[in-house]
RNA sequence: GGGCGAUUAGCUCAGCUGGUUAGAGCGCUACACUGAUAAUGUAGAGGUCAGAAGUUCAAGUCUUCUAUCGCCCA
Numbered sequence: 001g002g003g004c005g006a007u008u009a010g011c012u013c014a015g016c017u018g019g020u021u022a023g024a025g026c027g028c029u030a031c032a033c034u035g036a037u038a039a040u041g042u043a044g045a046g047g048u049c050a051g052a053a054g055u056u057c058a059a060g061u062c063u064u065c066u067a068u069c070g071c072c073c074a
Stems, first nucleotide, its partner, number of pairs: 001073007010026004019057001028044005050066005
C1' cells in the first nucleotide's frame, strides 16, 4: 500500500427483508425475603447505536468518507 471483518447500556452480545417505543444476560440501585449474607422475586437507573455526510415519508439496518481494533496479502 491492497482486501475482508468488527464498533449498539459498565461488560459480553442480539437486533430478521429499512417500519410502532432500541433489547437480552451479567453487573449496578431500591424494595421484599433472611438473625445476617448469598440465592431468589419485584421495580428502577443506565444508550448521541464509533464520528460525519448522503439516500428515503422513515436508517442501528442501505451508500460514501473518517477513526479505532482484528485478520489476510504484498
A computed fold for a 74-nucleotide RNA from a bacterium, annotated as transfer RNA. It matches the Rfam family "tRNA". Rfam classes the family as a transfer RNA. Rfam describes the family as follows. Transfer RNA (tRNA) molecules are approximately 80 nucleotides in length.